Predicted 3D model of a 98-nucleotide RNA (Glycine riboswitch aptamer) from uncultured Nocardioides sp. Rfam family: Glycine riboswitch aptamer. From the family's description: This family represents the bacterial glycine riboswitch. The prediction has a mean pLDDT of 80.
């Protein structure tokens, strides 16, 4: 250097429209309206975040010179993200292994 368990770890919409499910409300039934539910679930549109991973670029550097090469938590947002889970750059602790 690299990998493994552990235990930390941010940002960004409970927007907007559609289609559905259960409960409650209703008045004798249904529907709509309204409320609750894992912001219920699924789509979809706009908006927005960056700290998996990717994509760019400066000086020093290197070379006679010029090309080339030249980092990131900097930037770009293709990925991904944007409730909870999950994932998470980097930090710690322990183990292995080059």
């Nucleotide at each position: 250097c690299c990998g493994c368990a552990c235990g930390g770890g941010a940002g960004a919409g409970u927007c907007u429209c559609c289609g559905u499910c259960g409960a409650c409300c209703c008045a004798g039934g249904a529907c709509c309206c309204g409320u609750c539910g894992u912001u219920g679930c699924g789509g979809a549109g706009c908006g927005c975040c960056g700290a998996a991973g990717g994509g760019g670029c400066a000086a020093a550097c290197c070379c006679u010179c010029c090309c080339c090469g030249g980092a990131a938590c900097c930037u770009c947002u293709c990925a991904g993200g944007c409730g909870c889970c999950a994932g998470g750059a980097c930090c710690g602790u322990g183990c292995g292994g080059g």